A computed fold for a 116-nucleotide RNA from Caproicibacterium amylolyticum, annotated as FMN riboswitch aptamer (RFN element). RNAcentral holds the sequence, with entries from Rfam. The prediction has a mean pLDDT of 80.
RNA sequence: AAAUAUCUUCGGGGCAGGGUGAAAAUCCCUAUCGGUGGUAAAGCCCACGAGCCGCAAGGCAUGACUCGGUGUGAUUCCGGGGCCGGCAGUUAAAGUCUGAAUAAAAGAAGAUUUGC
Numbered sequence: 001a002a003a004u005a006u007c008u009u010c011g012g013g014g015c016a017g018g019g020u021g022a023a024a025a026u027c028c029c030u031a032u033c034g035g036u037g038g039u040a041a042a043g044c045c046c047a048c049g050a051g052c053c054g055c056a057a058g059g060c061a062u063g064a065c066u067c068g069g070u071g072u073g074a075u076u077c078c079g080g081g082g083c084c085g086g087c088a089g090u091u092a093a094a095g096u097c098u099g100a101a102u103a104a105a106a107g108a109a110g111a112u113u114u115g116c
Stems, first nucleotide, its partner, number of pairs: 003114001005112006017029003031096002033085002035048004043083002051060003065081005087099003
């Protein structure tokens, strides 16, 4: 200096205001939020995690973008206008409430060990 293995820690945000109604943080107006790795800095480009099945390997399921500008390079930056969001529950249909979850993961950081 590089690699292997083990361990530890960390590792998801968000309905304020109004309308209708017997009842809505669920409908309507409006508000608001955006995990991880890659890549010109990304919720909507590629990949992964989160869900279900399985002891495991693994399998199944899995949403959304365009226009203009700058630039060698941007669906990532800047400007405009859009769009999307698991399962179960609920006096009424949920990205935002409650629950599975004081859980777990993609991964991030650190420590130690082994051998070269």